[in-house]
A computed fold for a 510-nucleotide part of an RNA from an uncultured bacterium, annotated as small-subunit ribosomal RNA, 5' domain. The prediction has a mean pLDDT of 84.

Context: one part of a larger RNA
RNA sequence: GGACGAACGCUGGCGGCGUGCCUAACACAUGCAAGUCGAGCGGAGACAGUGAGUAGCUUGCUACGAACUGUUUUAGCGGCGGACGGGUGAGUAACGCGUGAGCAACCUUUCCCAGACAGGGGAAUAACACACCGAAAGGUGUACUAAUACCGCAUAAGACCACGGUUUCACAUGGAACUGAGGUAAAAGAUUUAUCGGUUUGGGGUGGGCUCGCGUCCGAUUAGGUAGUUGGUGAGGUAACGGCCCACCAAGCCGACGAUCGGUAGCCGACCUGAGAGGGUGAUCGGCCACAUUGGGACUGAGACACGGCCCAAACUCCUACGGGAGGCAGCAGUGGGGAAUAUUGGGCAAUGGGGGGAACCCUGACCCAGCAACGCCGCGUGGAGGAAGAAGGUUUUCGGAUCGUAAACUCCUGUCCUUGGAGACGAGUAGAAGACGGUAUCCAAGGAGGAAGCCCCGGCUAACUACGUGCCAGCAGCCGCGGUAAUACGUAGGGGGCAAGCGUUGUCC
Repeated sequence: GGACGAACGCUGGCGGCGUGCCUAACACAUGCAAGUCGAGCGGAGACAGUGAGUAGCUUGCUACGAACUGUUUUAGCGGCGGACGGGUGAGUAACGCGUGAGCAACCUUUCCCAGACAGGGGAAUAACACACCGAAAGGUGUACUAAUACCGCAUAAGACCACGGUUUCACAUGGAACUGAGGUAAAAGAUUUAUCGGUUUGGGGUGGGCUCGCGUCCGAUUAGGUAGUUGGUGAGGUAACGGCCCACCAAGCCGACGAUCGGUAGCCGACCUGAGAGGGUGAUCGGCCACAUUGGGACUGAGACACGGCCCAAACUCCUACGGGAGGCAGCAGUGGGGAAUAUUGGGCAAUGGGGGGAACCCUGACCCAGCAACGCCGCGUGGAGGAAGAAGGUUUUCGGAUCGUAAACUCCUGUCCUUGGAGACGAGUAGAAGACGGUAUCCAAGGAGGAAGCCCCGGCUAACUACGUGCCAGCAGCCGCGGUAAUACGUAGGGGGCAAGCGUUGUCC
C1' cells in the first nucleotide's frame, strides 16, 4: 500500500447493486416452511331438481319423504411426491475432495424412441355401524363394503435361471450373436371420447454405485503398528466387485519414500495479495461430501438407513386423573443465552423453478420483492458566476501591518437531490386472463439556495506552524522519542494539510 461477512469512536444528505450470528452443532414460546389427485374407490355431508308414497285437513294446498339426476365438499382406502428444493459445517486427514481413467463387476421412478400384450377368476380390508376400554394420546372386539389396493390361473417371440451346440471378439476371470429342449414371472382401468393411464422387452437419456493412478496441513519430545489383521478355498449377502460377513486353511500385511499415534481441518471452482513464483483464505455464488438433540437400527421405496417418517436407548422440556403420553428451528421469521458483533414473528406466488393433476387449479418462508444496517462497492449532491470599502469579527503583531479572504454581505442565475401537483411503465410470453414490487422507476409542471460536512493529522519518517496554558505534572506515542518555565511533539485557539458521507483506531492476511 491493498483486502475484510468486520468491530469500536466521532459524524452522517440521496440513489443503484450487493452483503449481513465468523461466538453456543446452546435451548427454543408462536406462526408458516409438502402436498396433491373425486378423471382410481366405496362412503358421508350440503345445495338444486324430479319425485313413488305417507300424514294433516280449509279436496287442492301444506308438511315429511324412499329412490333417481346434477353441482359441490372431503375423513378414509389407493396413486405419485414427501430421497428434490432449503439449512449447517459438528464429524471427517478419508478414494472425503480435485483431476485423469476403468466397471468382461452394477442399478436407474419419471422422460424419449421402438416392438408386443392386456383373457378369465378369487379372497379380504379401512371408511361407516354397533359394543367397549382410556384423563388424554389412542386402542380393542363384532358385523358389512369398494378399487388403478391384494392373490392365484391362462398366454411368453423376446426377458430371467440351469443344461447343451455353432460362430465370433478379447483386456485374467471372460463378453456378444444365433440356436435346441426344459423351468419361472405380467397386466387396470378412468373419461367430457379429445385422451390419460397399465404390463413386458430392447435402445437412449438422466441420475447414481463401485474400483484405481496422482495430488491433498502440523508434530519423530509419536517408531514400530496390525488377529478379520494379510492371503486362499467354500458358502452367504448385495444392484454389483470385495474379509462385506461366516467356516476352514496358511502366516502374512503396513512402516524413516514416515506406518501407527496425537493435534488441527469439510474439499474444490474460486477469493485476497503479489510483476511473477509464491503466500494466505475457503463468507456470499456454483460443484461434491457429511450431518439433522446424542447413539443405534431397520422398514417402505426406482432411490433413504430418510431434517419437518418409524422403532429402541439416553439427556432435556412439556401434559397428566400418576396408570401413561407428547416434542426436536443446523427451514423462514422470531425469543432467551453467549458475544466486540450480525436484520422483519413483512408482501406475493405476478415472474423463474419444483410437486401433484387430463386440465382448471392447489401447494411452494425455493424464489421474486419490500423492511432494517454507511457493512461494502459505485454514482450524485451539499450550489454556479460576479463581487475589495480587502467590511465587521477572530487570531497574531516588531503596533506599521499580516492572515482567515472572493471567503461573507450584495447582484444575477441554475434546479441534481428535495417538496407539491399531474401523467405513468417494461418485467406478461399469449387466443385470452393474470403485476407482490407499485402509483415504484421514469416523464412533465411549479416552488425555493432554501433542508444536506465531517473526521483525522500538522517533531522526523510524512503533506501541513504560530499563540497561550502546563512545567518529567497533566499527558502523547506506530518507531525514533516529546514534557523538569520561551514545548511547531501534552491541552486549547487561530491557521494549515489530507481524505470525504465518511474519517480514524483495533484485529487478521498478503